[in-house]
RNA sequence: UCGCGUGCUCUGGGGGCGGUGGAAAUCCGCACCGGCGGUGAGCGGCCGAGAGGCCGCGAGCCCGCGACCCGGUGACAGCCAGUCACCGGUUGACCAGGUGGGAAUCCUGGGCCGACGGUCAAAGUCCGGAUGGGAAGUGCACGCAG
Numbered sequence: 001u002c003g004c005g006u007g008c009u010c011u012g013g014g015g016g017c018g019g020u021g022g023a024a025a026u027c028c029g030c031a032c033c034g035g036c037g038g039u040g041a042g043c044g045g046c047c048g049a050g051a052g053g054c055c056g057c058g059a060g061c062c063c064g065c066g067a068c069c070c071g072g073u074g075a076c077a078g079c080c081a082g083u084c085a086c087c088g089g090u091u092g093a094c095c096a097g098g099u100g101g102g103a104a105u106c107c108u109g110g111g112c113c114g115a116c117g118g119u120c121a122a123a124g125u126c127c128g129g130a131u132g133g134g135a136a137g138u139g140c141a142c143g144c145a146g
Base pairs, nucleotide, nucleotide: 003144004143005142006141007140008139010137016030017029018028019027031125032124033114034113035065036064037063038062042057043056044055045054046053047052060112061111069089070088071087072086073085074084075083076082094110095109096108097107098106116128117127118126
C1' cells in the first nucleotide's frame, strides 16, 4: 500500500405573503427545499523545466443505496397480537435550444417529482411513529493474509 474480516462512528433541507372559506402552514396564486455512493468532454488550487501528477468542488428528475409499505420462512408465546432474524418484492420525476468531434452531468430557457398515519379541509415544507430504525458508503481502531 492493496485485499478480507470485526467493532465503533457519521448519515439532509424546506411554509414567507396573499386569495377563498366557518375552518386550510394541506386547496388556489406567488414562494421555499434537494440525503448518501457512482459517473462526470467542467471549474478552481497546488506541485513540476516539461510530459504530467495531486487535491477540492461539480446531477433531486443517468445508474445504484436508504426509510415507509407488501409478502414468505424461522425463533420467542398454547393461539392471536407483537418483537427479532433472514430472504424476496415494491419504491418519484426532463425536455428544448446552445457550445462542441462528442452532452444523461456544462450554459440558457421552460417543465416535472417528493413514503405512511394524523389534521375542523386534500401536506415534499406542520404534527406523529422517531431521543427510533437503517443500507450503499465515509472516517477511526483492531485482527488476518500476501